[in-house]
RNA sequence: GCUGGGGUGGCGGAACUGGCAGACGCGCCGGACUCAAAAUCCGGUGGCCGCAAGGCCGUGAGGGUUCGACUCCCUCCCUCAGUA
Numbered sequence: 001g002c003u004g005g006g007g008u009g010g011c012g013g014a015a016c017u018g019g020c021a022g023a024c025g026c027g028c029c030g031g032a033c034u035c036a037a038a039a040u041c042c043g044g045u046g047g048c049c050g051c052a053a054g055g056c057c058g059u060g061a062g063g064g065u066u067c068g069a070c071u072c073c074c075u076c077c078c079u080c081a082g083u084a
Stems, first nucleotide, its partner, number of pairs: 001083007010026003019067001027045006046057004060076005
C1' cells in the first nucleotide's frame, strides 16, 4: 500500500430488516439483612434545560441519502487481523 473486522454509558457488550438508542452483566448510588462487615436480596443509575409536565442533545469525526440513520453511501481518524 491493498483486503477484511471493529469503534455505542465509568467498563464489557446488545440493538442482524432503517422505525422508542443503551437490553444484559460489571461498577457506582440508596435501602434491607448484620454487633459490624462480606456475601445475598430490593430499587435506582447518559448529559443539559425545567418547580413539574416535559423538551433538547448523544452511537470515533465530518458530510450525504431518507419522513426517519448506531444501521445505507462518501471522505477522514483510531484499532485488530490477513497479505505483498

Overview:
A computed fold for an 84-nucleotide RNA from a Candidatus Omnitrophota bacterium, annotated as transfer RNA. The sequence was found in a public genome assembly. The organism belongs to Candidatus Omnitrophota, within Bacteria. It matches the Rfam family "tRNA". Its mean pLDDT, the model's own confidence on a scale to 100, is 81.